[in-house]
RNA sequence: GUUUUAUACAGAAGAAGGGAGAGAAUAGGCUCGAUGAACUUCUAGCAACCUGUCGCCACCAGAGAUAAGGUGCUAACUCCUACCUAACCCCGGUAUUCGGGACGGAGCUAUAAAAU
Repeated sequence: GUUUUAUACAGAAGAAGGGAGAGAAUAGGCUCGAUGAACUUCUAGCAACCUGUCGCCACCAGAGAUAAGGUGCUAACUCCUACCUAACCCCGGUAUUCGGGACGGAGCUAUAAAAU
């Protein structure tokens, strides 16, 4: 890098350096930013994907707890939308075979683990 599986409406800060952008990509929006963006470092925290430990079970598997370790993360739903969508629900109608919306889904992206 690729593939697969799982998860993504929750949660979580301060300092030093730095000096104008940032919010993945394309587009349209909308937010954040000199009361200091991105980025780097330190400390703290959140979380529970993996390992460890405890422990239910006592064969596997799996529920639970812990948070020592490996990651990750700490504005806004993955910030919103763009792709699909029968029935049910809502609105409108030129009316039951229409249009839009909501709900739902996919895709993309992100994270973890495994395989390669």